[in-house]
Annotation:
Model confidence (mean pLDDT): 83 of 100. Small-subunit ribosomal RNA, 5' domain from an uncultured prokaryote, 491 nucleotides, folded computationally. RNAcentral holds the full RNA, with entries from ENA.

Context: one part of a larger RNA
RNA sequence: GAACGAACGCUGGCGGCAGGCUUAACACAUGCAAGUCGCACGGGAAGGUACCUUCGGGUAUUGGGCACGGGUGAGUAACGCGUGGGUAUCUGCCCUGGGGUGGGGGAUAACCGCUGGAAACGGCGGCUAAUACCGCAUACGCGCUUAGAGGGAAAGGAGCGAUCCGCGAGGAUUGGGCCGCCUUGGGAUUGGCCCGCGUUGGAUUAGCUAGUUGGUGUAGUAAUGGUGCACCAACCCUUCGAUCUAUAGCUGGUCUGAGAGGAUGAUCAGCCACACUGGGACUGAGACACGGCCCAGACUCCUACGGGAGGCAGCAGUGGGGAAUAUUGGACAAUGGGCGCAAGCCUGAUCCAGCCAUGCCGCGUGAGUGAAGAAGGCCUUAGGGUUGUAAAGCUCUUUCACCCGUGAAGAUGAUGACGGUAGCGGGAGAAGAAGCCCCGGCUAACUCCGGGCCAGCAGCCGCGGUAAUACGGAGGUGGCGAGCGUUGUUC
Repeated sequence: GAACGAACGCUGGCGGCAGGCUUAACACAUGCAAGUCGCACGGGAAGGUACCUUCGGGUAUUGGGCACGGGUGAGUAACGCGUGGGUAUCUGCCCUGGGGUGGGGGAUAACCGCUGGAAACGGCGGCUAAUACCGCAUACGCGCUUAGAGGGAAAGGAGCGAUCCGCGAGGAUUGGGCCGCCUUGGGAUUGGCCCGCGUUGGAUUAGCUAGUUGGUGUAGUAAUGGUGCACCAACCCUUCGAUCUAUAGCUGGUCUGAGAGGAUGAUCAGCCACACUGGGACUGAGACACGGCCCAGACUCCUACGGGAGGCAGCAGUGGGGAAUAUUGGACAAUGGGCGCAAGCCUGAUCCAGCCAUGCCGCGUGAGUGAAGAAGGCCUUAGGGUUGUAAAGCUCUUUCACCCGUGAAGAUGAUGACGGUAGCGGGAGAAGAAGCCCCGGCUAACUCCGGGCCAGCAGCCGCGGUAAUACGGAGGUGGCGAGCGUUGUUC
C1' cells in the first nucleotide's frame, strides 16, 4: 500500500447492488418447511329425489413422491477431493423399437358392534372393494444342463362417437383415440466400483501388520475384491518417511503480488461427510434415510406411576456463549420441484419486502457575485497579521429528500407478492442534509496558553524535570469525506 463475512470509538442525508453466528455440531418454547392422486377402490355426507345424479372436505386401502430441494463442517490426511483413465456393474420417471394385456381365487382396512388404557395407542367379533394380494394359462428373452427337462408376467380406468333397448335416469354392444399395466432390446441420464498422478506439520514418532499379504474353495453383492468364512502358504508396508501424533472437509476460486510465489476456501458453483450420541437393518430403482423405523445412551417433557413423547447443523424466533452477525414478514406473480389426464393442490426451494454505513458504486449537503478586507475569535514587535470571498448582502438554480398527480416492464391468452414500487408530469423553498483523524522526524500540515519526569503521549526513533511546533485546550493548517480513525488477520 492492498484486502476483510470483521469488531470498537466518534459521526451519519439519499439511492442502487451485494453481504450478514467466523464463537457453543450448545440447549431449544411456538408456527410453518412434503405432500399429492376420486381418471385405481370401498364406504359415508350435503343436496335433490325415489333410484339415481352431482360435488367440496375428512378417514382408510392404493399408486408414485418423501434418497430431490434446504442446512451444517463435527468427523475425515482418505481413491475423501482434483485431474486423467478403466469396467466386473445397476439405473424409477424420460425417449425409441418388438411382443403381450387370457381365465380364476381368497382376504383386509375404512365402516358397524363389544371392549382395554390417564394418555400414547390398542384388542376381539362381523361386512366389503380395488390398478392392493395369490394361484392357473401363455413366454421373444432367463438360468441349468444338454438336445431335453425346469421355473418365471400382467390391471385396469375415465371421456367421446355410433347403434340398439328403456317413459326417463340409464343399460348393452361397438368404433377410434387417451392414460395406464407386463415382458424384452436399444438410448439418454444418474449412480456403484477400480487404477495412475497430485493433496498440511512433526523423526523430541522408526519400525508397522494376523484377515495382516497371497492362493484354493465357498458365501455375499447390481458388480470386482479378504468384503465374510474354511483350509493352505508366510508374507505385505517402510528413511522416496511406513506406523504414530497434531491439524484440516476438498475443489473451481478468493486475497495479495510485476510475476514466481505466499495466504485462504465466507457469499456463488461442483464433490464429500453428517443430521441429539453410538449401533442396526427394513422398504425401495435409489437410503443404511435431517422433518422414517428398531435398540442402547445422555438430556428434556407428560403421567392417573402402570407407562408414554421428543430431536431447528430447514425458515423465522428464544436462551446461552461472544468483540460480533437480521423479521416468530409477504407471495406462489415469476423460475424450478412433487403429485395429478387435467383443473389444481403443496413448496420458509425461490421471488420479494423488513433490519444493519457490513462492503462496493453513484449522488447531494448549493451556484455566481461580493473588500467597508465588517463584527467576533486567535496571534502581535501594538504598527498590524490571520481566519477570509469566508460571512452578510445581491442575483440565480432545485439534483436528492418533501407535497400533489400519473403510473410501468417483469406476463407469448389469463394470472403481479414486489407495489401505487420504479419511472414520468407538476409544485414549494437555499430550503431538510458534515464529520473524523492528524500537524517533532519518518509524513502533507504551527503558533499561543495551561501544566511541570506530574498528568499524559507513543507505530519506530522518542517527547514531558518552568518558555514542550511531541502532554491538555484554543486559534490556524493538512488529509480523507458519509464517513473517518483504532484494533485484529493475510499478502
It matches the Rfam family "Bacterial small subunit ribosomal RNA".